This is a predicted structure of a 72-nucleotide RNA (transfer RNA) from a Candidatus Woesearchaeota archaeon. The sequence is in RNAcentral, with records from ENA.
């Protein structure tokens, strides 16, 4: 230089047009002689940037960053 994938809460992931959720982890409570463990509530993401189609975009399309695999 070319093709493909991938980017969503701290982390590991789902979610293929109708306004984002599941584990784990933090926080408070309940439990216990006290820890683990287990219940229960609660915070935590403008969804990698920017445009662009639609009533509507995490989803479609375009440009660009960052990663990974392959060809040269």
């Nucleotide at each position: 230089g070319c093709u493909u994938c991938a980017g969503u809460g701290g982390c590991a992931c789902a979610g293929u047009g109708g306004u984002a959720g599941c584990g784990c982890a933090c926080u408070a409570c309940c439990u216990u002689g006290g820890u683990a463990a287990g219940g229960u509530a609660g915070a935590g993401g403008u969804c990698g940037a920017g445009g662009g189609u639609u009533c509507a975009a995490c989803u479609c399309c375009c440009u660009c960053c960052u990663g990974a695999a392959g060809c040269u």
It matches the Rfam family "tRNA". It is annotated as a transfer RNA. The prediction has a mean pLDDT of 81.